Source information
The prediction has a mean pLDDT of 89. The part of an RNA shown here (large-subunit ribosomal RNA, domain VI) has 266 nucleotides and comes from Mesotoga sp. RNAcentral holds the full RNA, with entries from ENA. It matches the Rfam family "Bacterial large subunit ribosomal RNA".

Context: one part of a larger RNA
């Protein structure tokens, strides 16, 4: 732009993609077979390997500033306590949120309909023939079944819900302007959404996002004092103190205030 008014939901599924692997073991059975050595089919379980998917509860990796420690140096007048820089200065943990190596799931069953092949009945050729009419059985191939897009499917589908008897112009007619309705967009706060763009949530009739509280993960015993030591250092106060993303409260901040399109009974 299109889908014969104009919107919001929630769907059908033409069609298309994706998947479509496989071994060992047990067992049926040392059974059929076979002189014996060996050693099945068919049917039931069980466990793998490799490949996908989704997830962080467990194991674990990062975790650029979350907590310690710690060197050199420079500032805070000085101790003491900090800041800065030096690869994140080095170093030892690590929360979320991403991630395997870590979890947990998938290939299937099942039906159609067939091919090699094996039948049934059966003539033409009084017989024989799976075949010429006619019916079966029969594979990881196929077509469904599993997943995931999908009505521009122009043949543009369906249900449900809102919303409408407006003005001006117009050879009053097709059509055009305008302002509106249901709704949407701009704009703003924001996301386990994201290159943009789109998606999702909220915008005071509000917990969107930050700060605040109150927890919690994490770190590992803050300062500042007292005590004990000549000191370096210990101990107590004190499982303290700090504490990005995590849980939850709470309008303090900010999402103010607006603008702007959008049907005319089809």
């Nucleotide at each position: 732009c299109g889908c014969a008014g104009g919107a919001g939901a929630u769907u059908u599924g033409a069609g298309a993609g994706g998947a479509u692997c496989u071994g060992u073991c047990c067992u049926u059975a040392g059974u059929a077979c076979g002189a014996g050595a060996g050693g099945a089919c068919c049917g039931g379980g069980a466990u793998g390997g490799a490949c996908g998917a989704a997830c962080c509860g467990c194991u674990g990796g990062u975790g650029u500033a979350u907590g310690a420690g710690u060197u050199g140096u420079u500032c805070c007048g000085c101790c003491a306590g900090g800041a800065g820089c030096a690869g994140a200065g080095c170093u030892c943990a690590g929360u979320a949120g991403c991630c395997a190596a870590g979890u947990u799931c998938g290939g299937a069953a099942u039906g159609g309909a067939u091919a090699a092949a094996c039948g049934c009945u059966g003539a033409a050729a009084g017989c024989a023939u799976c075949u010429a009419a006619g019916c079966g059985u029969g594979a990881a191939a196929c077509c469904a079944g599993c997943c995931u897009c999908a009505a521009g499917a122009u043949a543009a589908g369906a249900u449900c819900u809102c919303c409408c008897a407006c003005a001006g112009a117009g050879c009053c007619a097709a059509u055009c302007u305008g302002g509106u309705a249901a709704g949407a967009c701009c704009c703003c706060c924001g996301g386990a959404a994201g290159a943009c763009u789109a998606c999702c949530g909220g915008g005071u009739a509000g917990a969107u996002a930050g700060g605040u509280c109150a927890g919690g993960a994490g770190u590992g015993g803050a300062a500042g004092a007292a005590c004990a030591g000549u000191a370096a250092u210990g101990u107590u106060u004190u499982a303290a103190g700090c504490g990005g993303a995590c849980u939850g409260a709470u309008a303090c901040u900010a999402a103010u205030c607006g603008g702007u399109c959008g049907a005319g009974g089809g």